[in-house]
Context: one part of a larger RNA
Molecule: large-subunit ribosomal RNA, domain I
Organism: Helicobacter heilmannii
Formats: sequence, structure tokens, C1' cells
RNA sequence: AGUAGAUGGUGGAUGCCUUGGCAAAGAGAGGCGAUGAAGGACGCACUAGACUGCGAUAAGCUACGGGGAGCUGUCAAGAAGCAUUGAUCCGUAGGUGUCCGAAUGGGGCAACCCAAUCCACAGCAAUGUGGAUUACUCUAUUUAUAGAGAGCGAACCUAGCGAAGUGAAACAUCUCAGUAGCUAGAGGAAAAGAAAUCAACGAGAUUCCCUCAGUAGUGGCGAGCGAAAGGGGAAAAGGGCAAACCGGGUGCUUGCACUCGGGGUUGAGGACGGCAACAUUCAAGGGGUUUUUCUAGCAGAGUUGUUUGGAAAGACAAGCCAUAGAAGGUGAUAGCCCUGUAUGCGAAAGGAAAACCCUAGAUAGCCGGAUCCAGAGUAGGCCAGGACACGGGAAAUCCGGGCUGAAGCCGGGGAGACCACUCUCCAACCCUAAAUACUCCUCUUUGACCGAUAGCGCACAAGUACCGUGAGGGAAAGGUGAAAAGAACCGUGGGUAACGGAGUGAAAUAGAACCUGAAACCAUCUACUU
Repeated sequence: AGUAGAUGGUGGAUGCCUUGGCAAAGAGAGGCGAUGAAGGACGCACUAGACUGCGAUAAGCUACGGGGAGCUGUCAAGAAGCAUUGAUCCGUAGGUGUCCGAAUGGGGCAACCCAAUCCACAGCAAUGUGGAUUACUCUAUUUAUAGAGAGCGAACCUAGCGAAGUGAAACAUCUCAGUAGCUAGAGGAAAAGAAAUCAACGAGAUUCCCUCAGUAGUGGCGAGCGAAAGGGGAAAAGGGCAAACCGGGUGCUUGCACUCGGGGUUGAGGACGGCAACAUUCAAGGGGUUUUUCUAGCAGAGUUGUUUGGAAAGACAAGCCAUAGAAGGUGAUAGCCCUGUAUGCGAAAGGAAAACCCUAGAUAGCCGGAUCCAGAGUAGGCCAGGACACGGGAAAUCCGGGCUGAAGCCGGGGAGACCACUCUCCAACCCUAAAUACUCCUCUUUGACCGAUAGCGCACAAGUACCGUGAGGGAAAGGUGAAAAGAACCGUGGGUAACGGAGUGAAAUAGAACCUGAAACCAUCUACUU
């Protein structure tokens, strides 16, 4: 020096564990904000720091409920106190709520600076302190008030703008894709929606699912893109204006304009002129009643002995309950020890839903056919675009831009160039629940989901430490023991290091660098080889 074994050190794999995650299901909620939000700064305790809570009334104040013996949040002890005259704690409703932040009196390098007006207090006064008000925009009316808006928020939704990597085995039309992204806006959903629709017998708003069907088509007919009718389901709901006509008001250039009320709403209707009638039904807005439910809670059966052990829930023996043998905890594995579970019960206060009642309000018939009305810079056309599964094509249909530009019920649109016939519908105004999409969030439950290099980035003072001018990036880090019983005291030592005794404990090779403690690596001892 090597090999082998043993004993240690180092190291932190593995096993076991779980406070935390992940993915779902069922309910709920679907918003917060000038009554100042979201998010912060700075403070507040007997308190130096962090977290939590709170706001100069500052780990809290008041009232009403619940509850019933302990409590003064956590790391984290101590001190000093509170509590059956009911504390702490839980719920509901209030009060307080510094400063910044839409931030809104003015300014500003956020958490700071400086005001004005009125009132109060102090002061002889200058002045100081405290309270209230003072931004902008829009709407209404009496021109000074009142109301509204602004900002934030995970996804879902609508609209505007709108890529590229990619595919086409290159690439330009095309594709990716109207996707990502940006912007604006809204709601608990949004959007769409009661046929100028489809069809060819006829159907009868919209939305969503299955199918039709990878079909018909479209396509450098490449890559690809890709319907609809019809059928089956989910859910179902229909309404209101404009106009004609009638009446009121205002304005003035006297014949118009504006406005309010009635009327009226359809594919054949309404006005208008007659006749009849005052019914019936609905109500998505508002109010009330009742019930249910949510936001604290309450009751809740049933085991003992022996034995092993540090400890019994184990073993043995004998019992009991069960509308409860879900689960968790307790010194090992507990139906009967604890919390619970089955089941039953419960609200002073606040919220929600349903049913019923009331109500603003809405709601009809028959005949006539003279006159009037029935959405115009609209429909349509041309040019260049866009959307339609449809890339300009035979290209209908729809949308907006430019230029044009009707008819008006003896009317008009559509049926995929166009024409005829036939059928069908009534544009150029508006509203509309449900079935559908989503989950920042609340409650309950579940898992052939993870178990600390996993599972969220975070089981720990985690969006922390740290990095970056910044946008932004972004960790590592869990486990003594049943209980701290966390090692009094003595000794070695420079020692508050470390260790040896002693003691605790079932165990200290469980000693805080603490469960288990693999390997690499480093020692010591023994044996052998050289």
C1' cells in the first nucleotide's frame, strides 16, 4: 500500500408519517367601490422581532343571540391580571376606522407638502388646534341643489384592432387563425331571439347536445378547410314601439316645429265608419303573508376483569349499544375513553328562495272596403373589400366604405347567375326567462391522486430570502419524546466549545447538528498478501 471482516465518523438515501397540495362531485355565491374599494404605508400589547388581528375607541368598543369554565392570538416563556354579578370564544347588527391609493380642495418623487370657506376651542393679538365642506364629467329641474359615473376583480361573454413560429416536407395564394395578444364594455351569465326564415308534403323565435357527415361542397382541386336542410333530445314565452287618427301643452317668423297622453302593431293589419261588449286571462316590475333555508349552536346509546408491556386500544374471559361498526384522537390496533357519527332539535338579528295574495300595468269580437297609414339617403345598382364551409367563381345571400338610388299594398323581399311561373315571407325600430359557458370565492363529500428532488413556486416568517436599473426572475428549508420529564450536580478543558460521570426516560447510537440512518468518502482494530 492493497484485500477481507469488524467498529466508528461523515453523509442524508430509504422506510414510516403528514399540518400541505392536486383532481373532481354536489350545493351556494357570482361581485367590491365616492357611505372611499382592491391593495398598501405607518402604527396599536406588560412586547425587541415576525406572522395574525385591529386603527389614535387601534390583538380592540356597543347591542342582541349562542355558550358555560376557563381566559389574556401564534412563534413563546415569564410577569401582571380577567372570569358563574357568566369572562375568553362563536354568530348577527352597529360604532371607531391615521395616511396613501379611482383619490376627488391645490400640489406631489404614493403613504408627504400647502391651503380656502364655515363652526368650535385656546390666546390681548399674530396665530394654533379640532370638525365639516371645497375635483371633474353627465343628467334633472327652480341655477343652486339632487342623482349618477370614475377604480378594482380568476375565468366565462360581446365588440374593435389583430400577428408569427408552424403546415404545405422549399414558398408567395392558402394554413396556423380571426387563434395568441392589445383595447373597450357588460352580466351572473353574456350573446342570440319571435321569420322580408326554411322548405317544397310542409314546418313555425333563439340557444345547447347527438346525428346528418368528414357527406354536399370548397381548395396552388395541394396542404387543408368543411356546411345546411332533415331526424332525435334539453329547454320552452312571447311582447313593446314608429305611423295613420283623436286630444292637451310650449315656441314663434300663424302654419309649422317640438313635446305629453290616447290609439295601434299585422301578412294581410290598423286608422276610419257601423254593430256588439266592459268579460277573460296574464304579469318577467313593486308590495305583503306564510313556509323553507343560510349565517352561532343543542341533545345524542353502549365495558369491565385478568394478563404482557413504559403505556392497552393488543391477548384471554365475560358483557352491552346499534336509525350510531363514517372518521379522527387518546402512551401499540378502541362500536361502548374523548371529539364525533345515525337520528332529532334550534335564531333576538341579518340574508335567500318558493308558494299564495294584492298591485302599477297588459289583454279581446263581427261587418264594410271610399280614403289614409304601415320604419328612405333605406332596399337595390356600380367599384374595391369583408363575412358566409364557399379562395371571384356560374356566386346567389349578409355587412360596412365610396358613387348612386327605388317602389310604397294594384306594394316589396327570398327560393344559389339570370328569366318565367309557382310557393313563401314582410327589411330598413326595440325588449325578452329557460336550456348553454366559467370559477377569484363559501360549504360538504370523494379519490386504483402526491407524500417533502413528490404534490401548488410555497406543508416551514414564500411570491419570502436573494438576483435584476427595470419589466421581471425566484429558491432552499418538515419529523426528539407518550410526556420536556430538554440533562440538577460533579469532573476534564482556556472555555458559554466539546466530552466523561450522575440523573430523566421504555429507549439518549431518541440529547436538541435530535425517528429510521443506505452508498460514495475517511479513520481505527484484526487477519492475510506484497